[in-house]
RNA sequence: GCGAUCCAAGGGGAUGGGGUUCCCCAAAACCGCCUGAUGAAGGCUGAUGACUCCUGCCGCGUC
Numbered sequence: 001g002c003g004a005u006c007c008a009a010g011g012g013g014a015u016g017g018g019g020u021u022c023c024c025c026a027a028a029a030c031c032g033c034c035u036g037a038u039g040a041a042g043g044c045u046g047a048u049g050a051c052u053c054c055u056g057c058c059g060c061g062u063c
Stems, first nucleotide, its partner, number of pairs: 010025004016054006032044004
């Protein structure tokens, strides 16, 4: 230096994917908000934990 084989590569942060970064968790972290009584019922925001790009969705305008 090459080839083969085996093993390893954590998970999460309210809806998808990539990059960067922060925080949390080890069977836990996590599982949105408001009114209401913790219920029934009704209402509301967002594809981010944060930044950014893409995709999707919503609104407005132009061709």